[in-house]
Molecule: small-subunit ribosomal RNA
Organism: uncultured prokaryote
RNA sequence: CGAGGAUGAUCAUGGCUCAGAUUGAACGCUGGCGGUAUGCUUAACACAUGCAAGUCGAACGAUGAUUUUCCAGCUUGCUGGAAAUGAUUAGUGGCGGACGGGUGCGUAACGCGUGGGAAUCUACCUUGUAGUGGGGGAUAGCCCGGAGAAAUCCGGAUUAAUACCGCAUAAUCUCUACGGAGCAAAGUGGGGGAUCUUCGGACCUCACGCUAUUAGAUGAGCCCGCGUUAGAUUAGCUUGUUGGUGAGGUAAUGGCUCACCAAGGCAACGAUCUAUAGCUGGUUUGAGAGGAUGAUCAGCCACACUGGGACUGAGACACGGCCCAGACUCCUACGGGAGGCAGCAGUGGGGAAUAUUGGACAAUGGGCGCAAGCCUGAUCCAGCAAUACCGCGUGUGUGAAGAAGGCCUGAGGGUUGUAAAGCACUUUCAAUAGAGACGAAAAGUUGACGUUACCAAUAGAAUAAGCACCGGCUAACUCUGUGCCAGCAGCCGCGGUAAUACAGAGGGUGCGAGCGUUAAUCGGAAUUACUGGGCGUAAAGCGUGCGCAGGCGGCUUUUUAAGACAGGUGUGAAAUCCCCGGGCUUAACCUGGGAAUGGCGCUUGUGACUGGAAGGCUAGAGUGCGGCAGAGGGGGAUGGAAUUCCUGGUGUAGCAGUGAAAUGCGUAGAUAUCAGGAGGAACACCGAUGGCGAAGGCAGUCCCCUGGGUCGACACUGACGCUCAGGCACGAAAGCGUGGGGAGCAAACAGGAUUAGAUACCCUGGUAGUCCACGCCCUAAACGAUGUCAACUAGUUGUUGGGGAAGGAGACUUCUUUAGUAACGUAGCUAACGCGUGAAGUUGACCGCCUGGGGAGUACGGCCGCAAGGUUAAAACUCAAAGGAAUUGACGGGGACCCGCACAAGCGGUGGAUGAUGUGGAUUAAUUCGAUGCAACGCGAAAAACCUUACCUACCCUUGACAUGCCAGGAACUUGCCAGAGAUGGCUUGGUGCCCGAAAGGGAGCCUGGACACAGGUGCUGCAUGAUGGCUGUCGUCAGCUCGUGUCGUCAGAUGUUGGGUUAAGUCCCGCAACGAGCGCAACCCUUGUCAUUAAUUGCCAUCAUUUAGUUGGGCACUUUAAUGAGACUGCCGGUGAUAAACCGGAGGAAGGUGGGGAUGACGUCAAGUCCUCAUGGCCCUUAUGGGUAGGGCUUCACACGUAAUACAAUGGCGCGUACAGAGGGUUGCCAAGCCGCGAGGUGGAGCUAAUCCCAGAAAGCGCGUCGUAGUCCGGAUUGCACUCUGCAACUCGAGUGCAUGAAGUCGGAAUCGCUAGUAAUCGCGGAUCAGAAUGUCGCGGUGAAUACGUUCCCGGGUCUUGUACACACCGCCCGUCACACCAUGGGAGUGGACUCUGCCAGAAGUAGGUAGCCUAACCGUAAGGAGGGCGCUUACCACGGUGGGUUUCAUGACUGGGGUGAAGUCGUAACAAGGUAACC
Repeated sequence: CGAGGAUGAUCAUGGCUCAGAUUGAACGCUGGCGGUAUGCUUAACACAUGCAAGUCGAACGAUGAUUUUCCAGCUUGCUGGAAAUGAUUAGUGGCGGACGGGUGCGUAACGCGUGGGAAUCUACCUUGUAGUGGGGGAUAGCCCGGAGAAAUCCGGAUUAAUACCGCAUAAUCUCUACGGAGCAAAGUGGGGGAUCUUCGGACCUCACGCUAUUAGAUGAGCCCGCGUUAGAUUAGCUUGUUGGUGAGGUAAUGGCUCACCAAGGCAACGAUCUAUAGCUGGUUUGAGAGGAUGAUCAGCCACACUGGGACUGAGACACGGCCCAGACUCCUACGGGAGGCAGCAGUGGGGAAUAUUGGACAAUGGGCGCAAGCCUGAUCCAGCAAUACCGCGUGUGUGAAGAAGGCCUGAGGGUUGUAAAGCACUUUCAAUAGAGACGAAAAGUUGACGUUACCAAUAGAAUAAGCACCGGCUAACUCUGUGCCAGCAGCCGCGGUAAUACAGAGGGUGCGAGCGUUAAUCGGAAUUACUGGGCGUAAAGCGUGCGCAGGCGGCUUUUUAAGACAGGUGUGAAAUCCCCGGGCUUAACCUGGGAAUGGCGCUUGUGACUGGAAGGCUAGAGUGCGGCAGAGGGGGAUGGAAUUCCUGGUGUAGCAGUGAAAUGCGUAGAUAUCAGGAGGAACACCGAUGGCGAAGGCAGUCCCCUGGGUCGACACUGACGCUCAGGCACGAAAGCGUGGGGAGCAAACAGGAUUAGAUACCCUGGUAGUCCACGCCCUAAACGAUGUCAACUAGUUGUUGGGGAAGGAGACUUCUUUAGUAACGUAGCUAACGCGUGAAGUUGACCGCCUGGGGAGUACGGCCGCAAGGUUAAAACUCAAAGGAAUUGACGGGGACCCGCACAAGCGGUGGAUGAUGUGGAUUAAUUCGAUGCAACGCGAAAAACCUUACCUACCCUUGACAUGCCAGGAACUUGCCAGAGAUGGCUUGGUGCCCGAAAGGGAGCCUGGACACAGGUGCUGCAUGAUGGCUGUCGUCAGCUCGUGUCGUCAGAUGUUGGGUUAAGUCCCGCAACGAGCGCAACCCUUGUCAUUAAUUGCCAUCAUUUAGUUGGGCACUUUAAUGAGACUGCCGGUGAUAAACCGGAGGAAGGUGGGGAUGACGUCAAGUCCUCAUGGCCCUUAUGGGUAGGGCUUCACACGUAAUACAAUGGCGCGUACAGAGGGUUGCCAAGCCGCGAGGUGGAGCUAAUCCCAGAAAGCGCGUCGUAGUCCGGAUUGCACUCUGCAACUCGAGUGCAUGAAGUCGGAAUCGCUAGUAAUCGCGGAUCAGAAUGUCGCGGUGAAUACGUUCCCGGGUCUUGUACACACCGCCCGUCACACCAUGGGAGUGGACUCUGCCAGAAGUAGGUAGCCUAACCGUAAGGAGGGCGCUUACCACGGUGGGUUUCAUGACUGGGGUGAAGUCGUAACAAGGUAACC
């Protein structure tokens, strides 16, 4: 610090996701040690058991164990007595139980934080002053009696005090009328010389106490400024409420309470209400600003089963106190009682989840005590937990035969890997047995931790490694299994038979006693933007203006000091963070000092700036004066053209309408035309990127009323200004209400068409409405998709209004200045498009708005409206995108240009018939397989009777029909017989070779047998494939496809390759930010057309001989053959054209503008075709999916399609005669002559390895004859009989011949194919395959046309341009209803709960007031009695509770509404191209 993912690619916008850090965590796998921390985040749920607050005998009465001393009795170690000592228990009394410990329910508050303040109290402690005299009456305990199960209670008698109460004394205390008045106490213990004594003491002294008071310290209470969550779909709240006076109350101020008076107080700077929440120091993240959070530690607050209440006390309305009410639990003898773990442990429960019913007061601290000491689950320790952080270890060195094993493999090797083993060392940790601290302060005593830390010793590598990941982001790759299954996944996405993405393994990467996952927070996210974003088109400028509050505000003088700035100062707790040190072996951790704590307060100063106050100015703003333009607004009047209707005339058969029609109108007289009349609405031309207005909007002409703008020069006011939440006003069209009006147009509606349908588009009609008046509605793509105001920043051109100057006689022209309105454009801005003095530039002021898409501008609630509806405005859920601009393509029922047998013009066909052939379908045991729009279908197949053959049936073989390797035997080979359908099996005959070697034997080759590696597969996958090197079709022989450098653009890309011409051509020329180049085009190649040279057999024959015959001699001139050359290049001429390229015409020429034909096929497209040509990965079969044999099938047949054949006839058929080719093939062959047969053919055998011989008669043509338009002398299918040939074999299933038979068919519907010249058409000939078997196919020549105006249309293609929501690219994309499933949600008769407000009833405990009943020790009083007190009763307040009504909220609800998501469902085709009716609001 960034990255992934929208797109074919790009930029920007925008959301989603990831990498980091963190945690009181949890879960999964794993787990050696130590240190330091931390450990119920959920049920403030309920709690068994134990402990957590006592202490003081030096306050008091009682009890008096124990110990010591003395005395008496005697059983001489026992009993009794006395004195001293004083343990212990309950009680009275004092102090403490208000601290310490827990929790976070409540609380949005002076609760907390921070900084101030005045009207207060403060036990123990410190300090000062003064005092502590003298009396009295009770009471608990104990004893007796009683009630009760218990808890506990009652009565009587008796008793003490530092318990209680008077009296005295009384100020630096309190009150005060300033004269005065009032208020206290307690003793206890130690020691002791004299004196006294009831022998206890008095007395003195010391200590601890006590009383009053002063000051302090500490702690607490109270008040105030500022800060402190979200919601306005909570906008008004409040009656003790706000203030005053008086009184009461409190420690103290105060409506804190009460009486009276006033009517205030709070609130848009957010009151009230609702929801949530303890606050802070801090913690975490972040560069920071911020965000999130508030465990442990520390400060404050609140609470203690729930609610209420007071008592005591210095302090409480009290966690381990009291009273009452409630819920719950427990005991009970049923009458009554007891309890409160949110203390420490622990239990149940809840939960993903959180520890021991431990030790000790040794230390630190607390309570009590003079002290010893006691108490202390505070605390210090230990235990449990990898929960976190930190540290250590699981060994070190050497060790290549690179071991074995695993995995991979191109089979060679690679890797695991110096890793292991082996050898040599070490002993941290753990273990064992020793020694052994600090913490203890003090001379001694005192340690829970502690079998501690630490130290030394012993043995031995011994006791100790896992987890996640390996497609990209993101470090790390292979094999096997699986086969859209199982599964993975944070996002993108993997998996449908070769998965680096699933699972396992090997290997690797990362971290390491941990590693991953999940949850959560911050970051990245500038994705709420203060730092630090935006709003023309991505989300976003309110439809427009006016304007209160608010915000901001011209020049200048004086003053002030609120803001601001500077200095000083107080505070900002400690801890934490940071810096420098120190202590634990280090670190974590602990600790000393410093810095910091951006804040608040006080104080001093300054006076520039902002604000306040006072004054001045004129540049902003405004007023006056004089002009000007204008569809600005409102009202009234009026005009002509046109439409329609009515009346009348002329006139006759149509009119109207459309793509074409029909509905409609018209013989009852339309349309047309003339004249007259009625009525309503709108105002042609002028008219204009002209004018006016805030916007909506405004148009004939005239008049009246009226708003604004602008220009000019001067005068005046003197900042009066700008913007504007809420508010107010205006606001197209449609719509609503009332009343008019209604010509034309025209939703709805009707009819006619179109259509598969047509509730549409088109046509004929037609009502609301459109018009007017008044009142509503308040929305528009209300758009410049651009808020208002102000300042500044190049120009050019047009136009509207005004002013000025110059020129001109004038018309007018030029220059200049203002206010508008347009076009271009510099800088700059922008994602780009574009904007550009009228900004989207550079700045300032103010307002509005945005924060992913969908759900949704919807629901609910509020407000407005007569309604329609408007406005404000969510959430659940769902997706990883949605959207902008531009780019390249593709596409368009977009445009322009161009080409092609593409159309047109022609010629001949197909589609109808018959047969042939291929395919589909059907059939079958099998009808093997493949090819399927063009680009499959006479295709693979250049030839299925067997073979082929892959298919079926049956019978056989299993190392195999074929290859290599091993062993054994045998030469190989061969004759015959038998069985069988054959393969095969059995028997049998002959035979012994070649090389080396003397021989034995060995070797090569072949055959047989055996075992195993393997062979074999036309089995599957052409969607695994053709590498370095498959083949083919197609677009298409179309003219295209690219690159380097440069330039332009943020980029994808563009340019070049576009443009103007031209061409068959990206062919060439010119121009041009391009300049060049490559693959294609063309040319080079073959063939054909002309000529020349050379050559001359088998070819040819002009001349010379010769013959039936180029037959022979001869010749090579010609033809021909086959080799080499020539020739054609727009070269020449004229014209056109830019003088170019080129085109047109012409000459010459055999040929003229690539002469004709062929071969040649750019980058690429179609997952095109082929695993059955071949090759090949993977998978599958292995006595079979391999191999052999026989027979059958591929030849079937209701039917459909394609292709070519033959025909339908007279341009013909038949018969006779007769002429002229080219290119091929031939020894397993072509086969002559001759003879036989009607013929197919047979016989025959000459010649030929071919310019020699043969196939081989070319046919159409030509001549003559016949037929005469007919199912024929056309046509030949089919069938019968008889034959021929090939072949082991023609039944299934060949071809041919003769005779006989003589079907359909009379030129073919819709539709469709080929062809532009030696072409179509027509005629025959030959080859390959092949034993035989072409109407197919590949070639060859003969005869030999017609037409092309032209490019509007159909099809295909090319270039440019345009639109696009397409990019799998229009066979694209995509919308809505319906049907089904699931999900969340609104409404809903209601139902159930919760919070809360309010009326009424009620009223425990308690406090306060009252009190006539009852009781009463201290004081007063001689006594009666009084004062005072208590109980009871009562009043006020009030908790729980009861009842009625309301608000808010949660859950649920038959039914219902829309929404979302789902695999290939149904119906249409609305949108995207002019989307086929432009789309949208």